RNA sequence: AGAGUUUGAUCCUGGCUCAGACUGAACGCUGGCGGCAUGGCUAAAGCAUGCAAGUCGAACGUGCCCGCAAGGGCAAGUGGCGGACGGGUUAGUAAUGCGAUCGAACGUACCCCGAGGUGGAGGAUAGCGGCGGGAAACUGCCGGUAAUACUCCAUGUGAUCUUCGGAUGAAAGGUUUACCGCCUUGGGAUCGGCGAUCGUCCUAUCAGGUAGUUGGCGGGGUAAAAGCCCACCAAGCCUAAGACGGGUAGCGGGUGUGAGAGCACGGCCCGCAACAUCGGAACUGAGAACUGUCCGGACUCCUACGGGAGGCUGCAGCAACGAAUCUUCCGCAAUGGGCGCAAGCCUGACGGAGCAAUGCCGCGUGUGGGAUGAAGUGCCUACGGUAUGUAAACCACUGUCAGAGAACAGAAACACUGAUCGUUCUCAAAGGAAGUGGCGACUAACUCUGUGCCAGCAGUCGCGGUAAUACAGAGGCCACAAGCGUUAGUCGGAAUCACUGGGCUUAAAGGGUGCGUAGGCGGUCUUCCAAGCGUCCUGUGAAAGCCUCCGGCUCAACCGGAGAACAGCAGGGCGAACUGGAAGACUCGAAGUUGGUAGGGGCUCACAGAACUGUCGGUGGACCGGUGAAAUGGGUAGAGAUCGACAGGAAUGCCGAUGGCGAAGGCGGUGAGCUGGGCCAAUCUUGACGCUGAGGCACGAAAGCGUGGGGAGCAAACAGGAUUAGAUACCCUGGUAGUCCACGCCGUAAACGAUGUACGCUAGAUCGGUGCGGGUUUGACCCCGUAUCGGUCGACGUGAAAACGAUAAGCGUACCGCCUGGGGAGUACGGUCGCAAGGCUAAAACUCAAAUGAAUUGACGGGGGCUCACACAAGCGGCGGAGCAUGUUGCUUAAUUCGAGGCAACGCGAAGAACCUUACCUGGGCUUGACAUGGCCGGAUUAAACCAGUGAAAGCUGGUGUAGGCCCGCAAGGGUACAACGGUCACAGGUGCUGCAUGGCUGUCGUCAGCUCGUGCUGUGAAGCGUCGGGUUAAGUCCUCUAACGAGCGCAACCCCUAUCGUUAGUUGCUCAGAGCAAUCUAGUACUCUAGCGAGACUGCCGGUGUCAAACCGGAGGAAGGUGGGGAUGACGUCAAGUCCUCAUGGCCCUUACGCUCAGGGUUGCAAACGUGCUACAAUGGUGCGUACAAAGCGAUGCAAGAGCGCAAGCUGGAGCAAAUCGCAAAAAGCGCACCCCAGUUCGGAUUGCAGGCUGCAACCCGCCUGCAUGAAGUCGGAAUCGCUAGUAAUCGGAGAUCAGCUACGCUCCGGUGAAUGUGUUCCUGAGCCUUGUACACACCGCCCGUCACGUCAUGGGAGCCCGGGGUGCCCGAAGCCGCCAUAGUUCAGUGGUGUCUACGGCAAAACGGGUGACUGGGACGAAGUCGUAACAAGGUAGCCGUAGGAGAACCUGCGGCUGGAUCACCUCCUU
Repeated sequence: AGAGUUUGAUCCUGGCUCAGACUGAACGCUGGCGGCAUGGCUAAAGCAUGCAAGUCGAACGUGCCCGCAAGGGCAAGUGGCGGACGGGUUAGUAAUGCGAUCGAACGUACCCCGAGGUGGAGGAUAGCGGCGGGAAACUGCCGGUAAUACUCCAUGUGAUCUUCGGAUGAAAGGUUUACCGCCUUGGGAUCGGCGAUCGUCCUAUCAGGUAGUUGGCGGGGUAAAAGCCCACCAAGCCUAAGACGGGUAGCGGGUGUGAGAGCACGGCCCGCAACAUCGGAACUGAGAACUGUCCGGACUCCUACGGGAGGCUGCAGCAACGAAUCUUCCGCAAUGGGCGCAAGCCUGACGGAGCAAUGCCGCGUGUGGGAUGAAGUGCCUACGGUAUGUAAACCACUGUCAGAGAACAGAAACACUGAUCGUUCUCAAAGGAAGUGGCGACUAACUCUGUGCCAGCAGUCGCGGUAAUACAGAGGCCACAAGCGUUAGUCGGAAUCACUGGGCUUAAAGGGUGCGUAGGCGGUCUUCCAAGCGUCCUGUGAAAGCCUCCGGCUCAACCGGAGAACAGCAGGGCGAACUGGAAGACUCGAAGUUGGUAGGGGCUCACAGAACUGUCGGUGGACCGGUGAAAUGGGUAGAGAUCGACAGGAAUGCCGAUGGCGAAGGCGGUGAGCUGGGCCAAUCUUGACGCUGAGGCACGAAAGCGUGGGGAGCAAACAGGAUUAGAUACCCUGGUAGUCCACGCCGUAAACGAUGUACGCUAGAUCGGUGCGGGUUUGACCCCGUAUCGGUCGACGUGAAAACGAUAAGCGUACCGCCUGGGGAGUACGGUCGCAAGGCUAAAACUCAAAUGAAUUGACGGGGGCUCACACAAGCGGCGGAGCAUGUUGCUUAAUUCGAGGCAACGCGAAGAACCUUACCUGGGCUUGACAUGGCCGGAUUAAACCAGUGAAAGCUGGUGUAGGCCCGCAAGGGUACAACGGUCACAGGUGCUGCAUGGCUGUCGUCAGCUCGUGCUGUGAAGCGUCGGGUUAAGUCCUCUAACGAGCGCAACCCCUAUCGUUAGUUGCUCAGAGCAAUCUAGUACUCUAGCGAGACUGCCGGUGUCAAACCGGAGGAAGGUGGGGAUGACGUCAAGUCCUCAUGGCCCUUACGCUCAGGGUUGCAAACGUGCUACAAUGGUGCGUACAAAGCGAUGCAAGAGCGCAAGCUGGAGCAAAUCGCAAAAAGCGCACCCCAGUUCGGAUUGCAGGCUGCAACCCGCCUGCAUGAAGUCGGAAUCGCUAGUAAUCGGAGAUCAGCUACGCUCCGGUGAAUGUGUUCCUGAGCCUUGUACACACCGCCCGUCACGUCAUGGGAGCCCGGGGUGCCCGAAGCCGCCAUAGUUCAGUGGUGUCUACGGCAAAACGGGUGACUGGGACGAAGUCGUAACAAGGUAGCCGUAGGAGAACCUGCGGCUGGAUCACCUCCUU
């Protein structure tokens, strides 16, 4: 100090979340020691038991005990002092409190100082004794007794009162010889009571409160001021600087956090307050009540039922509550307190110990060496490893802590006295002592396995749907460590309430506009004052704490001492610049005066013309009207059209504008009247009179409301007609409120410049409106200047950007209003205004991690512009109808193997399914296997070959047979285990799954012209420029311009074929030439051809156009002309496109089977549908006969000639040919002649029958061909749809691959004949570039709205019901103070009664708060459902705002408004 998260990316706005520190904590896992702290935050709910306040015999009498006595001790009672301190708690309390600082009208036992005094007398009473009552608590009567208890007399310095004469008014002794007391009084100290100022939480959805209330006079009362109380008088007092009410809360020193300012908190410790079971009350006392008294209530306990007792918010402890908080401990040794002369007694204050990792601090769990990087084990693996790990072993050493034992300074200043703590030494042994959380990013730390949107994780973003660093386990690693995590909470980060330190055009946010009150702020000069301000001094700001320094515990935590600080408050002195106050002056702010001036500024009245509708009349005679097209509607009862007359209401064309006026809303014919404001010029006047403005008041479009008029047109609602799937709409025909007027309400709009008002300052340019001045001799025009109003562009600057830019969104000042994530919601409740509609004010629960602004790149648009393409148009021929072929779907099946699915699947993979293929089905077999490699065993088992049985075959069973390699050896033979074989183990094998794990290959956009990079420049950035613009091209082709300059992949060219020529070469080709009847021969290399090498075409030349360009148009020449024609060649990328069944390959799966093999079947199955083709429907034809001309291929398991046979398919046979030589091979259309004569035919050939041929082991399922016979449908094809721009379409035949054969009509190639049409881009489709809008980015096959249905959650209303706190009125009225009466009485008392006040209790009405409630309203969320399609593009009717009506719903319609609307055209203006 920041980080994550909105987006495809960016910048901003903005919320959410995290990293830090802290805690009286709790929970999970774990846990060695010590020190110092801390420990019921919840039920101020209730409490068993023990203890927490006594003491004094030196005040008193008495009793008891010890003692011979002296004397001592104990005890209840009287008396004194103390029980008002100490200790606890935070319920109440928002001020009777607390804090800071002041003050005057008071008290103060014990203590200190000073002065004086302490004489005399008296009567009681407890205890006690006796007699009683009662269960008890307790108590009655009689008798008698003491005092430092009580009373009286005296004195009276001083004291109090006083009418200044006077009056009142005290004491106590004790023990002993020295003190302790007592009384009066002055002072002090201490402690306390009272008052003032300032400060002290939230709420205005609490705005008025108050009758002892505010003040006065008199009286009472108190220690003391005072309405503190009372009588009377007055009517005050408090309040927007927040009274009163409601909620919450003890306050401070301080604590946590923070850089600070702040924010939050107030546990432990200290100060103050308040409370003591709840409420009330007084008594005693110096002082008042936790462990005193009285009364009332609730609760608990005892009881003999008559009555009594009690108060842990003291220390322990119990139970309850709760996530949660300790011992019924020791001691008065220390410190302190009470009493006492003292000894001493008492002290749950206190000092200690115990329990708890609750916190802070310290220490330890060993230290040094030790590499073979041991073994073992884990993990990964690329098989090489790596981790455990210097860790261990082993060697050397130490002894903290805990354990055992012993000796003692110290806490004791004080002699006796130590509850507890502490100090030192010795012993043993590395022995007894490590966990927790995390490892996707934030955030330090990564792999494997399992799981498979499951189980689970998660603080945020988010992980998990078969390769999960995110779940779970493991290994490894990271962090901290006797702890570590989690949860909760506070501050921080958050400048996210902004004082320090934020904002408001579009992100949330300027009030609709003005006037103006309080308030805030305020021009120039002079003098004075000194409130603010500055400086100095004094007092205070408790201690503790924080900070600094020093010191004590071995250190630290902790503790002690000193200082600083405590930012403040109060008092005093000085100062006078500024603010303020007082006084005086000034003119520049403001206002006024005079004279002009423009104007739809406002109100009232009158008038005008055009249009419209209606009524009447004339002419006229069939339609009018309306729309995309129609219909409803009007019209022969005369419409529409036209002419005339009359009536009515509303609005004012042209001028008119970006123009004018007004505070805003708004204002538009003409004239008149009344009236507001602005501006200009010029002097003069007043003399700061000013600015802003919470509340307040006034104005305030449209719609709407009330009353009364008016009503032509228009027109919510409504009705009808259309449209549509529907159409409660858009369109049409009608039409009522309303729109208009008067008066009164309403008070809202996208009331907008989405920009509050005022003032000052900060470059310019230009246009318009209105004044004034100046220049040219005057006027006009023009030019210059100035003031003001209205626009545009723009420097600096500002801004997230868009943009703003003297009309600021710049730089400053003053004041007001408003904002603080989205939704819920401008909603509910409450209040208030309104006749109503509704307005103003204005939440929460709950829910999401976003919502938003500007700009960027794309994509898209039923947006625009430019351009291209057989895209359309113009043509030619098809498909869709028929039959057949073929592929596909579907159906069927044991199986009909699988894949391909819009274009871009469907004569596709398949360039050949009868078996094979073959992957499918049925059945039969095999199991190291049909195929590969290796290890081990066996050894001659055996291989090859042959035979037999069985079988459909595969296979199984049996038999014959015995071989080879290598080494040794003369040989016999032996050895070996190499091939082979058998067995066995590894493994093979899989057309099994995943093309969404992949490679490779391919399709498509598309042979479309695009796609990018480097440097530079622009922009905060995404990004842009370059690549845009103007031309041009087939082309991002080229030129030009230019913050771009270059470059790459594409285009083009280079390559192949083809068209022309040259040259070289000349067989198998060719033939100018010769011979021959011919086959053929000779000769030649001219020509053709063949195939090598070259040439040729480049807009090169001419003219024109064009920017002096690129290029285009025309022309010449040329075989060919502007890419000559064709092919190959496919940029960055898109489609999770296709393919795991070509191949390769990760993972998963099968292993006597999902592998392998065999036979048969199937892939050919047929109701139906679709695609692609073939053949046709005929005369441009068919048939027969004759006859002519190709190219490119193929051929040895081959092509096969001539010849013969057969009607033919074909057969026999075999010359020739590895092929420019031989063969396939006949080219066909064409041409010539003849027939057919428009018909289901001499068209067409399907189907079927018979007979044959060929291939093949085999043509039943299921081949092709031939002949004869048969002779379907079909007469040119609906909607729709395909191809093609020239050697093309169309048409005609030829060849090849695959292949035994073939279902080929398919595919690929070859040549023959050979057109028509268009030089256009309106439309359809697709594409490219530029631009525009966007709420899309999975990118329009996008996004998204509302009703309805279902589930969950919170919430409003609600007949009511229940509870609570507070107030008001009335009733009752305990105890008690005070007063009164009576009685009694020496005094003080007492007794009885009564009045006021009043607790508790009761009654009544009302308000407030909370809970609950049948039903009901909307809201949020939910995997998915229903209905539509409202919004985003011109979203298909532009959208939105206000208002009103209507409608299943989004919504629709009317009126007014806004641009936060696209597009086109025109006009105007600005810039260049």
Predicted 3D model of a 1472-nucleotide RNA (small-subunit ribosomal RNA) from an uncultured bacterium.
The prediction has a mean pLDDT of 83.
RNAcentral holds the sequence, with entries from ENA, Greengenes and SILVA.